A computed fold for a 73-nucleotide RNA from Cellulomonas sp. 73-92, annotated as transfer RNA. Taxonomically the source falls in Cellulomonas (Bacteria, Bacillati, Actinomycetota, Cellulomonadaceae).
RNA sequence: GCCCCGGUAGCCCAACGGCAGAGGCGUUCGGCUCAAACCCGAUCCAGUGCGGGUUCGAAUCCCGCCCGGGGCA
Numbered sequence: 001g002c003c004c005c006g007g008u009a010g011c012c013c014a015a016c017g018g019c020a021g022a023g024g025c026g027u028u029c030g031g032c033u034c035a036a037a038c039c040c041g042a043u044c045c046a047g048u049g050c051g052g053g054u055u056c057g058a059a060u061c062c063c064g065c066c067c068g069g070g071g072c073a
Stems, first nucleotide, its partner, number of pairs: 001072007010025003018056001026044001028042004049065005
């Protein structure tokens, strides 16, 4: 230098171009318990790496860049 994969919440991880984004872990509060653990209920936390474009509508498609991983030279 070229090619491929990836970047979404504190962490992990979903989402045909169509409800401003599902779930788990976790936080906090409560229930249960003699007290805990387990379990149960509620709660909090992201507008999707950055900038543009296409579109009625973009996490998703296109262009450029940044970061991480892999391959080739």

It matches the Rfam family "tRNA". Gene Ontology term of the family: triplet codon-amino acid adaptor activity.